[in-house]
This is a predicted structure of a 484-nucleotide part of an RNA (small-subunit ribosomal RNA, 3' major domain) from an uncultured eukaryote. The coordinates come from a structure-prediction model, not an experiment, and the mean pLDDT is 81. Rfam family: Eukaryotic small subunit ribosomal RNA. Clan: SSU clan. Gene Ontology terms of the family: structural constituent of ribosome and ribosome.
Context: one part of a larger RNA
RNA sequence: UGACGGAAGGGCACCACCAGGAGUGGAGCCUGCGGCUUAAUUUGACUCAACACGGGGAAACUUACCAGGUCCAGACUGGGUAAGGAUGUACAGAUUGAUAGCUCUUUACAGAUUCUCAGGGUGGUGGUGCAUGGCCGUUCUUAGUUGGUGGAGUGAUUUGUCUGGUUAAUUCCGUUAACGAACGAGACCUUAACCUGCUAAAUAGCGUCGAGUUUCUUCUUGAAACGAAGGUGUCUUCUUAGAGGGACGUCGCGUGUCUAACGCGAGGAGGUGUGAGGCAAUAACAGGUCUGUGAUGCCCUUAGAUGUUCUGGGCUGCACGCGCGCUACACUGAUGUGCUCAUCGGGUUUUCCUUGUCCGGAAGGGUUGGGUAAUCUUUUUAAUGUAUGUCGUGAUGGGGAUAGAUUAUUGCAAUUUUUAAUCUUGAACGAGGAAUUGCUAGUAAGUGCGAGUCAUCAGCUCGUGUUGAUUACGUCCCUGCCCU
Numbered sequence: 001u002g003a004c005g006g007a008a009g010g011g012c013a014c015c016a017c018c019a020g021g022a023g024u025g026g027a028g029c030c031u032g033c034g035g036c037u038u039a040a041u042u043u044g045a046c047u048c049a050a051c052a053c054g055g056g057g058a059a060a061c062u063u064a065c066c067a068g069g070u071c072c073a074g075a076c077u078g079g080g081u082a083a084g085g086a087u088g089u090a091c092a093g094a095u096u097g098a099u100a101g102c103u104c105u106u107u108a109c110a111g112a113u114u115c116u117c118a119g120g121g122u123g124g125u126g127g128u129g130c131a132u133g134g135c136c137g138u139u140c141u142u143a144g145u146u147g148g149u150g151g152a153g154u155g156a157u158u159u160g161u162c163u164g165g166u167u168a169a170u171u172c173c174g175u176u177a178a179c180g181a182a183c184g185a186g187a188c189c190u191u192a193a194c195c196u197g198c199u200a201a202a203u204a205g206c207g208u209c210g211a212g213u214u215u216c217u218u219c220u221u222g223a224a225a226c227g228a229a230g231g232u233g234u235c236u237u238c239u240u241a242g243a244g245g246g247a248c249g250u251c252g253c254g255u256g257u258c259u260a261a262c263g264c265g266a267g268g269a270g271g272u273g274u275g276a277g278g279c280a281a282u283a284a285c286a287g288g289u290c291u292g293u294g295a296u297g298c299c300c301u302u303a304g305a306u307g308u309u310c311u312g313g314g315c316u317g318c319a320c321g322c323g324c325g326c327u328a329c330a331c332u333g334a335u336g337u338g339c340u341c342a343u344c345g346g347g348u349u350u351u352c353c354u355u356g357u358c359c360g361g362a363a364g365g366g367u368u369g370g371g372u373a374a375u376c377u378u379u380u381u382a383a384u385g386u387a388u389g390u391c392g393u394g395a396u397g398g399g400g401a402u403a404g405a406u407u408a409u410u411g412c413a414a415u416u417u418u419u420a421a422u423c424u425u426g427a428a429c430g431a432g433g434a435a436u437u438g439c440u441a442g443u444a445a446g447u448g449c450g451a452g453u454c455a456u457c458a459g460c461u462c463g464u465g466u467u468g469a470u471u472a473c474g475u476c477c478c479u480g481c482c483c484u
Base pairs, nucleotide, nucleotide: 008484009483010482011481012480013479016475017474020439022437023436024435027327028326029325031323032322033321034320035318036317043054044053065313066312067311068310069309071307076119077118078117079116080115086113087110088109089108090107092105093104094103123301124300126299127298128297132295134289135288136287137285138284139283144183145182146181148179149178150159151158152157162174164173165172188278189277190276191275192274194245195244198242199241200240201239204236205235206233207232208231209230212226213225214224215223216222248271250266251265252264253263254262255261329432333391334390335389336388337387338386339385346377347376352371353370354369356367357366358365359364398429403424404423405422406421407420408419445467446466447465448464449463450462451461452460
C1' cells in the first nucleotide's frame, strides 16, 4: 500500500428485495449436457462467466469417431538402378461392397514423367489454449485510472483523487497544499419520434379530364359508383430521402448555502441522459478458442499414414439425473362461416421469389407470364381480433403424444420413419412440492410474419410489426457491488 479478514458509516442494482403480473420446477414432446450402452456412440465448454453454446437444425458430404478398400498430391539434395527399358496404364478370368489392374493369372500399350536408399520437406478437425498471436467473454455496466510541477515524509508512499450538498456518473457546485492536465463517463455515431417550410419523383401517390361499364330512374334527360400504365398538372398532404431546423430543462411556481441541482405545472411532436442500441479506460483471469484461418512454437505421425479419398455405420443408441424451450390442462374456450387491419425482410448467370390459369380432397403437379426488384412476387388479403352458428363442464367437440395404412415432395439414396398431407388410433395432463428465472411502458405477456442455417427440414436464434395490462417510481431486510 490494502487484494484478504473484522467493525462502523454512506451510496447503488428487478443479473437484489419490496408491490405485482408472466412463469419455470409437475405432464407429453423437442433439444443440449451427464451417465449407461456401444466397433464408434468424435469432441470442446461445467457457479455467475458450461448445458437450443461452438452461429452445432450432422441421412451422404460435413466429420474430427468406428469397420474396411484405394491413392501420393513423398518438393528439393546426394548415391544407386536404368534406353539391351526407370517406371506408369489396362481388357478378360479369379478376387472384391464395387466396372478399385487393389492383388493374382495372362500378356499388351506407353517411354525417363518415375523407382530404390539416405537426408530433408509437406500434410494433419493429431497433442499442448498451462508455450503463443489474434479474437471473444468476464471481473464490470459499475465510476474508475494516470502522470507533470508543487507540498508532506529518510523512504515505500501520500496529497491532487475531498468534510458537505448534488448527479446515472471522480456529474457538477463548493471546500481546499495544491495547480494545471490526460484516459474513461459525457460529448460522439446509428436508429425511432416532429416539419402543410426547401429540393424532387410513370420504380410513390394525389387532383382533374375521360373512351366506356354498372345501378337507380320522372323512360330521356338526369343522379350515383367504377373506370384502360389513356391524356394532363411549374400538384407533393400522405410515401420515399437529401439538405436543414427543432429541446436548451426554455418559461412560471416552490425546495435548495437561494450554488450545483431537485419537485410540480405550462407550452410543445418530444422533458427518465427524449426512447433504444453502438463505441467504451486502467489493471487483470494461467476464462474460452491450436476444431475459423496457408496465424503459430514445440512434441507426435508421415505410405500397413493421425495425409487424402471411396463404401457402409455412428454423432439420433436408453433402467436414469439436470438445463433452455414448445404444446396443454379449456367456456376470457374449442370448432365452422363471414368481416377487418401490419411491419421488417429476401429473391434467378445458374435454376431463386413466384402471379395467373388448368388438374387434384389435400399435399402437390402441368403450363404460361413478371422480376437482377419502391417496378414482379406483394395492396405480401398475417395471426391474436371481431360478428354469428354449434358445443355445454364430461379426460368432453379440451389435449394431441403414441402407433397402423396410404399419397406426394427434396435428394444418387429417406430403413433408425427428412418433411408435408389424408384416414384411423386418442396416452399423460383437472394449474404443478421444496426451490427458482426474467421483468417498470408501447415494457411484461399474448400473437403471427420475415431472415439466418437451408437440396429437404424450426419447437432454435436474430429481427419485425400487431393486441396490450397489473404493480413500484421506493429501500438496503436478503443477494451482491462501490467509496470512506